About this RNA: Bacterial RNase P class A from an Alphaproteobacteria bacterium, 384 nucleotides, folded computationally. The model forms 95% of the base pairs in the Rfam consensus. The RNAcentral record of the sequence draws on ENA. Its Rfam family is "Bacterial RNase P class A". About the family: Ribonuclease P (RNase P) is a ubiquitous endoribonuclease, found in archaea, bacteria and eukarya as well as chloroplasts and mitochondria. Gene Ontology terms of the family: dimeric ribonuclease P complex, tRNA processing and ribonuclease P activity.
[in-house]
RNA sequence: CCAGACGGCCGGAUGGCCGCUUCCGGGCAACCGGGAGAGGAAAGUCCGGGCUCCACGGAGACAAGGGUGCCGGGUAACGCCCGGUGGGGGCGACCCCAAGGACAGUGCCACAGAGAGCAGACCGCCGGUCCGCUUCGGCCGACCGGCAAGGGUGAAACGGUGCGGUAAGAGCGCACCGCGCUGCCGGUAACGGCGGCGGCACGGCAAACCCCACCCGGAGCAAGACCAAAUAGGGGCGGCCGGUCGGCCCGAAAGGGUGCGACGGAUCGGUCUUCGGAUUGCCGCCCGGGUCGGUCGCUAGAGGCGCCUGGCGACAGGCGUCCCAGAGGAAUGGUCAUCCCCUCGCAAGAGGGACAGAACCCGGCUUACAGGCCGUCUGGCAAU
Repeated sequence: CCAGACGGCCGGAUGGCCGCUUCCGGGCAACCGGGAGAGGAAAGUCCGGGCUCCACGGAGACAAGGGUGCCGGGUAACGCCCGGUGGGGGCGACCCCAAGGACAGUGCCACAGAGAGCAGACCGCCGGUCCGCUUCGGCCGACCGGCAAGGGUGAAACGGUGCGGUAAGAGCGCACCGCGCUGCCGGUAACGGCGGCGGCACGGCAAACCCCACCCGGAGCAAGACCAAAUAGGGGCGGCCGGUCGGCCCGAAAGGGUGCGACGGAUCGGUCUUCGGAUUGCCGCCCGGGUCGGUCGCUAGAGGCGCCUGGCGACAGGCGUCCCAGAGGAAUGGUCAUCCCCUCGCAAGAGGGACAGAACCCGGCUUACAGGCCGUCUGGCAAU
């Protein structure tokens, strides 16, 4: 210098003017002064929690449904993170993996192919018999047998390579590798190393059903709590009905009063009648109800930054320091000047500066992102 791997960060700066939201101070008010005001993803709402209400006396077990799935650790928790193991990719730095169980059972393995599970002779190889040909080495064809070594099909063909063996072959025999069982050693463990035995039996798919282990109650800030106009419905109190009967009160009587009870009356409704049923009118006040509206929840928190200690690390502990948006769904902007970066241009100058915007809060994951910076490392080339 070129090509790459991993980790982290920034994502325009300063000032003036004009606005927007909110808080503090002043002012009778108009208004004035000052402070604060989006993100690394505020996004998707895919996981996990806090908080709130509902259900349940408390705790647990089981079923259904859903989820997770190598091991150890971290965490409030996780499907996240860290460190390992195993497998795969890359020359390498490094990257990727839903990575439990296929001797519990069921099921599937398309197309191609002769055969897809206790398989299979299509081509082929070998032996025998017969016919024919022959340059006498053999060849062609038919039939009967043997063979899984070679070819071919396929994602996958019943261990691989080599030597021996054989008519040709074959774990038929042997060595190594693989596989299974097993002993010892190392490791917390996943797992690894070494040795012995077995000639090989056991194909793949569980992101098919299923089995095993572990986890999970539901709804969500429109959660929920408080204050509280109006209307409807509910309850209580008081007043207003004297047509009839009863009761009660006043009165010697005539009569008068009284809503306490019944009837009447009124209204509704069963198709009509008979008959039976239901409801009870008006005014005022109070309680209660909780709509419009208002207040809280609401932002000081598993919080940020710095240092020290422990740990390989995720992280944990301690000390110091800071307060950093809280809304109506709506605010968080515009413009000018100077500078910065990129592109075009000889220059003057012109154009451009991403993705995107809080709504109860927090931890993750995923997705989007112009341009740029820093650190560590790998491979190559050149020079010293």